[in-house]
Context: one part of a larger RNA
Molecule: small-subunit ribosomal RNA, central domain
Organism: uncultured bacterium
Order: sequence, then C1' cells, then structure tokens
RNA sequence: CUGGGCGUAAAGCGCGCGUAGGCGGCUUCGUCAGUCAGGGGUGAAAUCCCGGGGCUCAACCUCGGAAUUGCCUUUGAUACUGCGAAGCUCGAGUCCGUGAGAGGAUGGUGGAAUACCCAGUGUAGAGGUGAAAUUCGUAGAUAUUGGGUGGAACACCAGUGGCGAAGGCGGCCAUCUGGCACGGUACUGACGCUGAGGUGCGAAAGCGUGGGGAGCAAACAGGAUUAGAUACCCUGGGUAGUCCACGCCGUAAACGAUGAGUGCUAGCUGUCGGCAUGCAUGCAAUUCGGUGACACACCUAACGGAUUAAGCAUUCCGCCUGGGGAGUACGGUCGCAAGAUUAAAACUC
Repeated sequence: CUGGGCGUAAAGCGCGCGUAGGCGGCUUCGUCAGUCAGGGGUGAAAUCCCGGGGCUCAACCUCGGAAUUGCCUUUGAUACUGCGAAGCUCGAGUCCGUGAGAGGAUGGUGGAAUACCCAGUGUAGAGGUGAAAUUCGUAGAUAUUGGGUGGAACACCAGUGGCGAAGGCGGCCAUCUGGCACGGUACUGACGCUGAGGUGCGAAAGCGUGGGGAGCAAACAGGAUUAGAUACCCUGGGUAGUCCACGCCGUAAACGAUGAGUGCUAGCUGUCGGCAUGCAUGCAAUUCGGUGACACACCUAACGGAUUAAGCAUUCCGCCUGGGGAGUACGGUCGCAAGAUUAAAACUC
C1' cells in the first nucleotide's frame, strides 16, 4: 500500500461553523473530455514465456513467434460520468399563520434555610459518636420569640418530562436574542451533503488582576480508632477554592464508551409538542416531529442492537493494526505557569 475493521476485544476527533477537495435530484438538447470498439505508428537489443535447431545431454548458444499490460494518432459508438444550454419540483431554503420549551445574555425581585449580631423568655446542660473525647455553656449556652446584616442555592411543582451542536440549562418578572415543530403550499429553483487545513464554543480543577466570602471545605490543627493511622469517624479553627467581573487554560468514563448526511426494511405500547377529521369533552382511527419500553426480519463472538440500528445500501471525514517501553523522550507549536498538542526508537515478552 492492498485488505479487514472501530457499542463492550486496538480503533469515532468533546462539539459546532466552514475553506480546499470528494460526492451529488428529475427531464430534454448539444458536445464527445472520461469510457468503449476498429485501424495505423511507436514500444531498441538482450532477458522472461512458447515452438524449432546446434554443442553426445544439460547448463549454454541460436532462429522464429508471442509478449512488451504503455504512449501517440485516426475512424466510429453515445448508455453512463464530465462539460455547455434550457426546463422542472420531490432535496434545500424563503414567506405567511400558529405553538411548546430549565436554549442564551443583562437587569430587577421573592420566600424558606444556614451563619453571625442585638434584645426578650428561660436554666443546666448542649454537641457529637459504635462508644467517647476534643469543643460550647452560670461572663447564661442548647431551646424558644422578635428585630437586623450578609452571602450562596432555589424545596414542592419534577416526569426514562422539556430545551440546546456539545459542554450544559431549574424560584419569579421584564428587556434583548438563537434555534425548533406543525399547518398553508405563496415564492426561489439543486442553491445540496461531507469536510483535510482553519476558526469558534467547550464541565470541573487550576492560573492572573480586582472584588466578595454565609455555608461547605483540599492543605493545616486537635480529639478518637489503631501495632502504627501522615486515613476512614468527630470537633474547632480555617487558607486556597467554591461566588462575581475581565483575561487565560483546552482537558474529562467531554459516554449512547455508538462521526455526519440520505434512502429503504414487520409491529405493539407509554410519554412530550403540533395539525385536522369523527365524535362530543376525552376517546377513537388517521398524521407530522421528539423521547422511552418491548419485539420480528436481519445483524452480532456473545452480550445485545433492532425505523432514535449495531439491519440493507450509499457519500464524505476521523481513527486502529500484538503487550510493555509510552501517550513517554527528543524536536516543533501553544501556555504566565501547571501543562496541552503533535509523537518515536533502542530494548523486552
């Protein structure tokens, strides 16, 4: 390289947008580049292969043929692909009318709870555990009532419910804003799919500057446990952090461990959103989109998957090629750093 693969054995980039490239709906006409057929030229000789001949045979030598898979040229064919022209509407999009939603951003606002502070009632315990102790408390704790301050998170509703490309998103209100579904079928007329590079987004932790700091809480301290206990349990304290703004980092079991698009291939049942019909007040049959359970064909090593495919096809991208060494070294790029990314070999089994 070919091949075979990528849910769990090695293997789908964390996810978008998109450049080049690759691929691309229906009909007609033209062209004849690809494609196919015939002819011509060339494709040195030797070698290889086939047939014959010469050395007693063979190796070897020699004659003829074939081959030289190619290139050039010419005459044709026109289904398919390409190219040019014209048209079409089912792919894609626009428009109009409805609709659901924790989609995003900013500002405001609400109640419960924790903590602290002030005041009242009240008196000897309270906390905590397997049991305790550290700890708090007669300077009045715990409990309870009223008032205040501050930060963070939003019980019930809540649902294999919803939205988002993924990460993710949950009190309420307003403003700004992205996407989606259904119905109409008015408009454009293939405008599409994928996507090397590139570019943007990207949990948590971490980093820089400045704020904030109630609770929780790495590190740290103490009490227990224990042979020890740099832990598990408890207490108190508590820095970083968790929160906000701006900037960086760019990684996760970033998982459905399943790339994206399109078409086709039995059903049954739940749920969410929409439309219209019957019917008449929530049910039936039909229908589109999402999200689950089960199950046939088929697939799979099995487990299992099964119209949300891991089935049958097709287009494009990414990735794998025994284990260790190693996602390491070196070099490059990026980063303030932590490190990230790209990525070997010796050796060994």